[in-house]
RNA sequence: GACGGGUAGACGGUCGCGGAGGUAGACGCCUCCGAGGAAAGUCCGGGCCCCGCAGGGCAAGGUGGUGGCUAACGGCCACCGUCCGCAAGGAUAGGGAAAGUGCCACAGAGAAGAGACCGCCUUCCGGCAUGGCCGGGAGGCAAGGGUGAAACGGCGGUGUAAGAGACCACCGCGGGCGAUGGUGACAUCCCCGGCACGGCAAACCCCACCUGGAGAAAGGCCUGAUAGGGAGGCAGGGGCUGCCCGUCCCGCUACGAACCUCCGGGCAGGCCGUUCGAGGCGCAGGCAACUGCCGCCUUAGACAAAUGACCGCCCACGACAGAACCCGGCUUAUCGCCCGUC
RNA sequence: GCCGGAGUAGCUCAGCUGGUAGAGCAGCUGAUUUGUAAUCAGCUGGUCGGGGGUUCGAUUCCCUUCUCCGGCU
Repeated sequence: GACGGGUAGACGGUCGCGGAGGUAGACGCCUCCGAGGAAAGUCCGGGCCCCGCAGGGCAAGGUGGUGGCUAACGGCCACCGUCCGCAAGGAUAGGGAAAGUGCCACAGAGAAGAGACCGCCUUCCGGCAUGGCCGGGAGGCAAGGGUGAAACGGCGGUGUAAGAGACCACCGCGGGCGAUGGUGACAUCCCCGGCACGGCAAACCCCACCUGGAGAAAGGCCUGAUAGGGAGGCAGGGGCUGCCCGUCCCGCUACGAACCUCCGGGCAGGCCGUUCGAGGCGCAGGCAACUGCCGCCUUAGACAAAUGACCGCCCACGACAGAACCCGGCUUAUCGCCCGUC
Repeated sequence: GCCGGAGUAGCUCAGCUGGUAGAGCAGCUGAUUUGUAAUCAGCUGGUCGGGGGUUCGAUUCCCUUCUCCGGCU
C1' cells in the first nucleotide's frame, strides 16, 4: 500500500424515567429488563392485512453475462468477458446497432456504402536565372500532414511512376450445427473469408423475464353518550312490578305513533394487531452465498411517547446518531482502537 | 409513520426528443434633465443544490445524497 472482520468507553455509588412479575384493600415496597451498527434515508424485496380478480391480451413500469443461493429482490456468492492498476487488487445497467427509426454539435475536403484541403506521382503547355524551379491543364493515388471524441482495419514487408488487402506474415474482425475442455457464460486450437459490418439503446425501439392496487394513519373487536336515517314485524305495547289481578299512559283502518328485530354512517374511548422472529450460538454439509439438526440461549414495547443527571476512579478521553408492525438487503453518516490475510 | 412535488443570475421564472443557458425586475455605465424619477442604448452577473456514472459531450439520461414545500387520522 490492497482487502476483510471486530469494538462503539469500563467499573462502583446516589437520585430519577418506561415496562413486566410478586406482595397487598390501597398508597407503596421488592426483583428483573430497558435502543443501533447504522434504529437514518424510505431506495428495493418479503411477511402480515384490506380491496379487486374466471382465463388471456394490450398499456404502463422494472430487470438484463453464466451458474447458484433465497420467502423474495434491482440483493448476495462463485465464475466468465471487458476496462484500470507495476502489483496485492479494484470497477463493471455486461442482451440486440446485418429488424426499423433517429442523433453524431463545432472543426473539417469528407461523419456512414464518404471524401480530396495541404500533399505524392505521371504527362502536356508556357515562362525563367535550365541536372532544376514557378504557373496552368489532363490523369493516377490516398502513403504522409491537417480537423475531430470518432476518418471506412493496425504494424511490418513485397510491390509500384507514386500508391493501395493489390499480395504476404502476425494481430484484429466476421463466419463454421468444426475439434477439445467446461453444466454454462466462455477459453484454446483448426478451417474459410481480404474486410463487407464506425459509435450511441442510462435515444425511441426489438427480444427474454418479472410486476393487480393500497399500506399499521393497514385492519379486526368492544364500549359509551347523543341525535338520527333505512328495511321489516305486530295489533297491541309500556309503567307501577320478579309474576298474576287491577289500574294508569300511548296507539288502534294509518303519508302510520310507541315497542321489537336487523342494517348503515358520524363523535369519543379502550383492547387486539404488537413483538419469539425467514432470531442467535454450537455441530455437520458446501469454495462461498447458504442449508440442515438430538442440542443450547432468549423478555425494549411506548401512544405525546421511557435510557437521564451527579459523584468517584481508570484508560487510548469517547464519533455518527436514537426504536414505533416485523424481517432480508442496498445506500449514506461515523472520533478512535484492535485483529487477520495479501 | 406513509405518500407526492420542487431546487437554474441578487429575486421571479423559461430552457430538459443531449451540442458552449436565456427573459423580466434589480445592479453598473452612458445619453436625456438645472437635478431626480421615468425613458433610451450598452454592460456585468451562473460550480444549473452536492457527489458519482453513461456518452466524444450532461441543466437535460441513470444512481446516490442534501435542503425546502405539500397531502393523509